This record gives sequence, C1' cells and structure tokens, in this order.
RNA sequence: CUGAAGAUCGGUGAUGGAUCCCGCCGGGGUCACUCGGCCCGAACCGCCUCCUCGUGAGGCUGAUGGCUCCUACUCUGUG
Repeated sequence: CUGAAGAUCGGUGAUGGAUCCCGCCGGGGUCACUCGGCCCGAACCGCCUCCUCGUGAGGCUGAUGGCUCCUACUCUGUG
C1' cells in the first nucleotide's frame, strides 16, 4: 500500500415514537489546526388485475422489517 473477515459506529427496511432482535448499505470529492461543515453516490420508496404499455384504468393490505407498548385515525358497547 492492497485484499478479506470480525467488532464498534452511522444510515436504511410503503404513514409517527420507543425497547429488543433481524436484513441491507457505508463509497467519492471539497473546506478546515481540530471538532466539524458542504456536495454527489449506495441501501430504501407495497401488492394485484386489465389494456391502447402510458405521466393509463380499476382494486387490496398495513401506523411493526419482526415482537410488544404508546400515540393518531376508524368501528362497536358502556358510563
């Protein structure tokens, strides 16, 4: 200097928040004495049917990636 693996950390997983667990991404440039700031990129941005395949039409599930709880919304019953 290069490559691989692991750990830590950051980001992310179709509508809010939290514990725990899981998956995925983590590169480049620039300013700066340092902390740090700025720009670009990655992961990510639901499903089904039909058709004239488009900036189309119709339909469906869900505040979880998973479990639990809270909040918001909706329905029913009681005071």
Molecule: Fluoride riboswitch aptamer (crcB RNA motif)
Organism: Jiangella anatolica